This is a predicted structure of a 1373-nucleotide RNA (small-subunit ribosomal RNA) from a metagenome.
[in-house]
RNA sequence: UGGGGGAUAACGUAGCGAAAGUUACGCUGAUACCGCAUAUUCUGUGAGCAGGAAAGAGGGGGAUCGCAAGACCUCUUGCUUUAGGAUCGGCCGAUGUCGGAUUAGCUAGUUGGUGAGGUAAAGGCUCACCAAGGCGACGAUCCGUAGCGGGUCUGAGAGGAUGAUCCGCCACACUGGGACUGAGACACGGCCCAGACUCCUACGGGAGGCAGCAGUGGGGAAUUUUGGACAAUGGGCGCAAGCCUGAUCCAGCCAUGCCGCGUGAGUGAAGAAGGCCUUCGGGUUGUAAAGCUCUAUCGGUGGGGAAGAAAUUGCUUCGGCUAAUACCUGGAGUAGAUGACGGUACCCGCAUAAGAAGCACCGGCUAACUACGUGCCAGCAGCCGCGGUAAUACGUAGGGUGCGAGCGUUAAUCGGAAUUACUGGGCGUAAAGCGUGCGCAGGCGGUUGUAUAAGUCAGAUGUGAAAUCCCCGGGCUCAACCUGGGAACUGCAUUUGAGACUGUACGGCUAGAGUUUGGCAGAGGGGGGUGGAAUUCCACGUGUAGCAGUGAAAUGCGUAGAGAUGUGGAGGAACACCGAUGGCGAAGGCAGCCCCCUGGGCCAAUACUGACGCUCAUGCACGAAAGCGUGGGGAGCAAACAGGAUUAGAUACCCUGGUAGUCCACGCCCUAAACGAUGUCAACUAGGUGUUGGAAGGGUUAAACCUUUUAGUGCCGUAGCUAACGCGUGAAGUUGACCGCCUGGGGAGUACGGCCGCAAGGCUAAAACUCAAAGGAAUUGACGGGGACCCGCACAAGCGGUGGAUGAUGUGGAUUAAUUCGAUGCAACGCGAAGAACCUUACCUGGGCUAGAAAACACAGGAGCCUAGCGGAAACGUUGGGGUGCCCCUCGGGGAACCUGUGGUUAGGUGCUGCAUGGCUGUCGUCAGCUCGUGUCGUGAGAUGUUGGGUUAAGUCCCGCAACGAGCGCAACCCUUGUUGCUAGUUGCCAGCGGGUAAUGCCGGGCCACUCUAGCGAGACUGCCGAUAGUAAAAUCGGAGGAAGGUGGGGACGACGUCAAGUCAUCAUGGCCCCUAUGUCCAGGGCUACACACGUGCUACAAUGGUUGGUACAAAGGGUUGCAAGCUGGCGACAGCAAGCUAAUCCCAAAAAACCCACCUCAGUACAGAUAGGAGUCUGCAACUCGACUCCUUGAAGGCGGAAUCGCUAGUAAUCGCUGAUCAGCAGGCAGCGGUGAAUACGUUCCCGGGCCUUGUACACACCGCCCGUCACACCAUGGAAGUUGUUUGCUCCAGAAGUGGCCGAGCCAACCCGCAAGGGAGGCAGGUCCCCAAGGAGUGAAUGAUGACUGGGGUGAAGUCGUAACAAGGUA
Repeated sequence: UGGGGGAUAACGUAGCGAAAGUUACGCUGAUACCGCAUAUUCUGUGAGCAGGAAAGAGGGGGAUCGCAAGACCUCUUGCUUUAGGAUCGGCCGAUGUCGGAUUAGCUAGUUGGUGAGGUAAAGGCUCACCAAGGCGACGAUCCGUAGCGGGUCUGAGAGGAUGAUCCGCCACACUGGGACUGAGACACGGCCCAGACUCCUACGGGAGGCAGCAGUGGGGAAUUUUGGACAAUGGGCGCAAGCCUGAUCCAGCCAUGCCGCGUGAGUGAAGAAGGCCUUCGGGUUGUAAAGCUCUAUCGGUGGGGAAGAAAUUGCUUCGGCUAAUACCUGGAGUAGAUGACGGUACCCGCAUAAGAAGCACCGGCUAACUACGUGCCAGCAGCCGCGGUAAUACGUAGGGUGCGAGCGUUAAUCGGAAUUACUGGGCGUAAAGCGUGCGCAGGCGGUUGUAUAAGUCAGAUGUGAAAUCCCCGGGCUCAACCUGGGAACUGCAUUUGAGACUGUACGGCUAGAGUUUGGCAGAGGGGGGUGGAAUUCCACGUGUAGCAGUGAAAUGCGUAGAGAUGUGGAGGAACACCGAUGGCGAAGGCAGCCCCCUGGGCCAAUACUGACGCUCAUGCACGAAAGCGUGGGGAGCAAACAGGAUUAGAUACCCUGGUAGUCCACGCCCUAAACGAUGUCAACUAGGUGUUGGAAGGGUUAAACCUUUUAGUGCCGUAGCUAACGCGUGAAGUUGACCGCCUGGGGAGUACGGCCGCAAGGCUAAAACUCAAAGGAAUUGACGGGGACCCGCACAAGCGGUGGAUGAUGUGGAUUAAUUCGAUGCAACGCGAAGAACCUUACCUGGGCUAGAAAACACAGGAGCCUAGCGGAAACGUUGGGGUGCCCCUCGGGGAACCUGUGGUUAGGUGCUGCAUGGCUGUCGUCAGCUCGUGUCGUGAGAUGUUGGGUUAAGUCCCGCAACGAGCGCAACCCUUGUUGCUAGUUGCCAGCGGGUAAUGCCGGGCCACUCUAGCGAGACUGCCGAUAGUAAAAUCGGAGGAAGGUGGGGACGACGUCAAGUCAUCAUGGCCCCUAUGUCCAGGGCUACACACGUGCUACAAUGGUUGGUACAAAGGGUUGCAAGCUGGCGACAGCAAGCUAAUCCCAAAAAACCCACCUCAGUACAGAUAGGAGUCUGCAACUCGACUCCUUGAAGGCGGAAUCGCUAGUAAUCGCUGAUCAGCAGGCAGCGGUGAAUACGUUCCCGGGCCUUGUACACACCGCCCGUCACACCAUGGAAGUUGUUUGCUCCAGAAGUGGCCGAGCCAACCCGCAAGGGAGGCAGGUCCCCAAGGAGUGAAUGAUGACUGGGGUGAAGUCGUAACAAGGUA
């Protein structure tokens, strides 16, 4: 909270339109709208004043008034103004808030002022004028990316990553712009406009905005129901009842997460069956199952059945507030109502072990193993890696391990990662010190006093929302979850105090720094002058044939006179000796001598200034060589280039020439292994020893020299540091200050961009992609066209061979039906093979067999066996004949052995794998090495010992030594040979004795002899002497003695290991393979072939010989299926007869070369013997393919061997014969035996192999190693590119919707004012226009993305091409 007024919806009538909607006329109400009055702590103000508001409605009612409505009173509720509170905001400031500098300059309303406008409000917020400011290396601007916080995940923390759910803030609502209304919006479910899209349409025109809840489509690896209810909590409106509420509360879906529960419990060994493995015994699955006895969560079924709901409200009552017993508010009592979830949670009963287990893994990391399949295939894989015929790694199975309603994979974050290091790293060599200095900003800064209080420290107060995390409680049976309290929120602000330290201000000091005085050294710098030696060139003289050059040559120069030599001259460049881990300089760098100018350093002593200092991003200056520009100069040297060599090639190394350049002046370039691979400055921390400059003291005639000190420059070294190497007062030690730089290798110091440059190019500086390493230091080996030492028939010195010839033998090759297989540098090739005609034999052709050619077992039959035929190449097949044994016996029969047949376990395989193996063997190598225990050193690998000095055949021995010992090797022990003693004495021997012969140990006898045989001993040990050496050594040399002298000669004996060496065909053996054949038997063939190549041996080429004849001397072996004397025959091989011998008895058996006599006389021969013809002998079933030997005849090549290569050092080489094994026969091979019997070794330079030490290494499969680049091919990512096409953005224009604002407003309008009225005014509306402005259009730039013929390099890829650049002295460091 007074008093007035005029309209207009709805509605009615009439139209238009498809619709949305809309027009005209008419009526009406209000808490809708408009004036008037009044006006405070309101607003404005010149302080006088001016301006400025409202609305009623509902309930009740005594008196009074009114015809009534009502007035009036009262209560309730509204309305208006002002002030304050609370709440919610707006604006402003400080601080904090991602990456990129290959974004360094940005800005015109920009920055400020004055005035005005505008706003709720300060302000360039807007406008006019004035000034020229403002921001930026403490990162402006630009580009990219992103909501922020409480919190979440991780982490010990500091941090790092992140911003789902919940909470706070912001922003947005189809895209862009705009305002209106309102307390609040420039408004998700409002308006206008523009645009895109969708829908409706009668084509005229309209409508829409799920990033609300559900739901649909699309996209995607992927994300739910078009549910119920307002019962609770909360919100809006309402007095209230109540209405609305996809907020919310519930339900539904999803193992998406967290939590809880179940899928049964007890007993049960015949350790069942089945599976899997197996050493075939068993083991394992496994008490697991079955069986028996229990229990009943969840599920099923039948019943019962909540809390969540007591407020609001009514009544009664007690307090508080108040004037009030109204209202409001707090408590108590009482009454009634309300449940979506939901018959849900929960409780009781019943029945049944019934309905309920998977996933990943099992090589190491990482808990868990076997079999089969596969065979670098298929596949696995997080990293290392697995798979090529024995896969714990692939696939499957059995078993096991882990987790469990889940398990594994993928993606992502933090951790481990001290691997961006604030906490908490580094930079000599691993990535990393700017090439060096000066120096602004910045950072840091000596000593003392006072003040201050910015930093700092302490206290208090406020704040740090809640939730979360943490602690203590409470509630769901527990938990997850929910909830109460506390702590915490490490922060910020205010305030009080302290005054050490840092800062600031002022004032002192002198130890830092600088100045002054006097000395000193110096290739410090710049300029000018000057000197000699040498090279080259020129001129002249002398002089003659070469010079020069190389590994060797050639090109080149020279008879037109070089080179050489002498004299003179020209010119340029560089400065021998001194000269030096010497000096100076910031570094680069600086060297004859003199002069001028000039910088710095050091020493000594005084005075002065008074922190003036240190470091230094950006910046500035200097900066070797090469290179560039202009002009000079040019002797020597010398890129390019030319020629000559070398070489497979040689665009190189070597040689002959030679131009730029090197030199000077001026101007650029700005990089180096610009290195001490070590930033500058300061302080501290043992020493020793050189050297340069100075000073002081001592000393000297003067020096030298000594001591101390100072500034440089070297070496060694303590503590300490270092991964080690190493550094060590000149630190890489201990600290401080500042700067620079690093963060796996490659791509790449590259691309793009920018800056600099004349150019060359420099500075700055990525990514894609790719790899699991790249790298450092040290260790052990191995290797070196590295070094030192040593050894060996390794070379050298010698002797004899091979390689040339014929033939033998083995191999390769080629051939073949087959030419069986193996061995392949040394270390395969006269090897397995000590002996292939058949056999052997494994191969080929053909013919046979299938329990098999041989063996074990069972069953059946038959004794076994002997013998004659036939077919056949034989194996084999087939037909006959004889014959009936032995043992036991109950006379039926049984048994042993053998044969045949059948059956199944099986046989058999010289089939494969020696790279699955055992055993055996070769080789380095009979080389002297290879190791261990304990100790010591080192972080460690490892080292030491074992290296060193001597010495040896030797790691043999001695000495020394942080080593002391030991083992396997060496040596010795064994065998043989050389001397001798003893024992023994036949089959051996014969001295003495006897006998005998033509002759012989022939006989007796002896062996107290010899020889010999074969057993036991002795002997030789550097023991003795001398010398050398030296350590009172080891040892070496010489000698004596001795048969033998320095391991006497020879043999056996072979360390740790190497070569995936050789052998599955000696044998054995795992696995695989064949099983009427890859087994087995037989005949024939082959292994023996032949254009050729190689290895090993034979015989020769002749006279040191050949031939004929004669004479002599061995050793070691073998012999009864044998050796065979002797005799006879034969030219002979041999044959016939035959004594002796089971062997010191007999035989093989003659040894040969040698020696003697003779011949041959230098020739393809009287050499050589191949080949061939003929005739034979022997062995053997059988000599055709394919044996050996004999005789006669034939008589080839070959005249001493190219390049190359082998053996041997003494009884050896060479030469000569003899024997044996194998063997029916076959020996030039092999294994042995003796005879004759040399030469040479200066020596270790070289070749080969080995040992020890050392050095380098990018090697470790170990130099047959490693490894580089081009080219060719495939793939991948990337740069450039005429362009093409998008995105973002700047600038300049055009254009201008809607809209606010300004102006106009003749059309329209009721309120207020004037007027009686008409009408006018004020105000407003439509409309117009102006400023601003979105979309749109045009032009021109910038940035960026995609794409692009072609093109550049890069990366990757088991076995491509060409070379060999690097690693060793990498063959030219």

Rfam family: Bacterial small subunit ribosomal RNA. The prediction has a mean pLDDT of 84.